[in-house]
RNA sequence: CUCUUAUCCAGAGAGGCGGAGGGACCGGCCCGAUGAAGCCUCGGCAACCCCACGAGCGCGUGGAAGGUGCCAAUUCCGGCAGUAGGGACAGCCUCAAGGCUUGUCCGAUAUCUGGAAGAUGAGAG
Numbered sequence: 001c002u003c004u005u006a007u008c009c010a011g012a013g014a015g016g017c018g019g020a021g022g023g024a025c026c027g028g029c030c031c032g033a034u035g036a037a038g039c040c041u042c043g044g045c046a047a048c049c050c051c052a053c054g055a056g057c058g059c060g061u062g063g064a065a066g067g068u069g070c071c072a073a074u075u076c077c078g079g080c081a082g083u084a085g086g087g088a089c090a091g092c093c094u095c096a097a098g099g100c101u102u103g104u105c106c107g108a109u110a111u112c113u114g115g116a117a118g119a120u121g122a123g124a125g
Base pairs, nucleotide, nucleotide: 001125002124003123004122005121006120007119008118013042014041015040016039017038021031022030023029025079026078027077028076043071044070045069048067049066050063051062052061053060054059075117080114081113082112084109086106087105088104089103090102091100092099093098
């Protein structure tokens, strides 16, 4: 780096060095001199690998010494498709205000579902 597979609405921060960026990308919206990234120390969360028991297990319960991971915001939200709602125009009904089964189109409005992308673990090349 590529492939396979599982998970991603829960949870968990202080200090030191550092000195302007960061939240993958794009748009938005945020975080940041009351100190960003990065590095170090200590602490914590979780339970993927792992350990114990359940004859066995891909399952369940428990554990946390070790290997990772993580400790603003749901993976911060959206991005593609459908769906829901909304809007424009047309059509139809109505004296009118207005309404409607419908047709075409729009769209970061985002209710829900799926996908894409990304991240992390485990395994393989």
This is a predicted structure of a 125-nucleotide RNA (SAM riboswitch aptamer (S box leader)) from an Anaerolineales bacterium. NCBI's taxonomy places the organism under Bacteria, Bacillati, Chloroflexota, Anaerolineae, Anaerolineales. It was read from a public genome assembly, where an Rfam model found it.